[in-house]
RNA sequence: GCCUCCAUAGCUCAGGGGUAGAGCAUUUCCCUCGUAAAGAAAAGGUCGUCAGUUCGAAUCUGACUGGGGGCUCCA
Repeated sequence: GCCUCCAUAGCUCAGGGGUAGAGCAUUUCCCUCGUAAAGAAAAGGUCGUCAGUUCGAAUCUGACUGGGGGCUCCA
């Protein structure tokens, strides 16, 4: 330099055009003499950034940024 994959909650990851979810973690409640576990609930997101397409974009397209992998390193 080229190719390819990834970027979504604090963490690990689903969701592949029609109002964004799970597990763990956090908070509250319940339970207990007390703690933990189990159970119930809540909170937590400009879906990496900027454009484009569309009635409508986390989802499709382009550029960029960051990260992983592969190829080349002759001129």